[in-house]
Context: one part of a larger RNA
RNA sequence: CGUUGGAGGCUUGAGAGGAGUCGUCCCUAGUACGAGAGGACCGGGACGAACAGACCUCUGGUGUAUCAGUCGUCGUGCCAACGGCGCUGCUGAUUAGCCACGUCUGGAUGGGAUAACCGCUGAAAGCAUCUAAGCGGGAAGCCCACCUCGAGAUAAGGCCUCCCAUCCCCUCGAGGGAGUAAGGGUCGUGGGAGAUCACCACGUCGAUAGGCGGGACGUGCAAGCACAGCAAUGUGUUCAGCGGACCCGUACUAAUCACCCGAGGU
Numbered sequence: 001c002g003u004u005g006g007a008g009g010c011u012u013g014a015g016a017g018g019a020g021u022c023g024u025c026c027c028u029a030g031u032a033c034g035a036g037a038g039g040a041c042c043g044g045g046a047c048g049a050a051c052a053g054a055c056c057u058c059u060g061g062u063g064u065a066u067c068a069g070u071c072g073u074c075g076u077g078c079c080a081a082c083g084g085c086g087c088u089g090c091u092g093a094u095u096a097g098c099c100a101c102g103u104c105u106g107g108a109u110g111g112g113a114u115a116a117c118c119g120c121u122g123a124a125a126g127c128a129u130c131u132a133a134g135c136g137g138g139a140a141g142c143c144c145a146c147c148u149c150g151a152g153a154u155a156a157g158g159c160c161u162c163c164c165a166u167c168c169c170c171u172c173g174a175g176g177g178a179g180u181a182a183g184g185g186u187c188g189u190g191g192g193a194g195a196u197c198a199c200c201a202c203g204u205c206g207a208u209a210g211g212c213g214g215g216a217c218g219u220g221c222a223a224g225c226a227c228a229g230c231a232a233u234g235u236g237u238u239c240a241g242c243g244g245a246c247c248c249g250u251a252c253u254a255a256u257c258a259c260c261c262g263a264g265g266u
Stems, first nucleotide, its partner, number of pairs: 001152001004174001005163007015149004021049007033038001051106005059100004066093005071086006110144003117137004164265001166178004170173001183261004187203005208254003211250005217243003224237005
């Protein structure tokens, strides 16, 4: 921009893409078969491999704004306590998130038309013949079924709901302009959404983010003081102190105010 008024939702499915795999063991059954050795079809069950998707309960990885320990040095006047730098200084743990080495799920099933092939009926050709007319069966393959996208499918589809028929100008037409409606946007607070854009949530009629309160969870028992010890240090106060992303709550802070676009229906 189009989709023949303008919007907000929900859809149909032309079409496109994906998936489609394989193995071992058990039962049937040591049965059929076979002199024996061996050893089934059909049917049923279990467990896997690789692949794919989703997820983070478990296990594990990461986790440079979490906690602790610790070395050197500089600083806060000194002690103590802290802070900076040294690869995040090094080391031990670690929430959320993101992940796999983790967990769950998937391939199925069914239908249709067929291939090779197997048939029925059956002439040409008194027989025979699956074929010439006609009718069946038959694949991991084809079409549907399963998953995803999908009306720019310009053949532009459908359904529901909302808004209405204003004003001005002209060369008068499917003309131009203006203010509006439903609605949309700008803007703001944000997001397991994201390069931007988009998408989604919220904008005081409010829990959208921050803060604050509580909780979970993580570290692992703070500082100060007291006591014991010559001291290093230990013990008590203290399952303390501190804390990112998680959960619940709470308008304290910021989403204020406002502006713009947007139909008149051959």
Predicted 3D model of a 266-nucleotide part of an RNA (large-subunit ribosomal RNA, domain VI) from a Gaiellaceae bacterium.
NCBI's taxonomy places the organism under Bacteria, Bacillati, Actinomycetota, Thermoleophilia, Gaiellaceae.
The full RNA is in RNAcentral, with records from ENA.
Its Rfam family is "Bacterial large subunit ribosomal RNA". Gene Ontology terms of the family: ribosome and structural constituent of ribosome.